[in-house]
Molecule: SAM riboswitch aptamer (S box leader)
Organism: Anaerolineae bacterium
RNA sequence: CCCUUAUCCAGAGCCGUGGAGGGACCAGCCCGACGAAGCGGCGGCAACCCCUGAGUGAUGGCCAACCAUCCGGGAAGGUGCUAACUCUGGCAGGCGGAACCAACGACCUGUAACCGUCGUUGCCCGGCUGGAAGAUAAGAG
Repeated sequence: CCCUUAUCCAGAGCCGUGGAGGGACCAGCCCGACGAAGCGGCGGCAACCCCUGAGUGAUGGCCAACCAUCCGGGAAGGUGCUAACUCUGGCAGGCGGAACCAACGACCUGUAACCGUCGUUGCCCGGCUGGAAGAUAAGAG
């Protein structure tokens, strides 16, 4: 760097240093001199890897061993995380929506256009499902 699988509505911050940015990208909206990013120290959260069920945890793989999935417990170690749901949206498909706006159609008219009324669709707004992208872990290349 790339691929596979799993997870992403929970949880957890102070100090020092530094000195203007940060929240991946775009848009929005936020955070920031009451001190951003980065770096260092000490905490904390969680439970992916890890340990464990001993004298029978459950199910399946023919019993055992072992393996897979699920469930319970642990936190020494390897990562990770420690504002806001991955901060929200971005693409697609349903659902709902008072008014405004746009397009089209109908009515109106001797005809056509404008105006007006009604309807449909779109835009827009809200929410749902799935996806994309991103992040993290474990494993393969």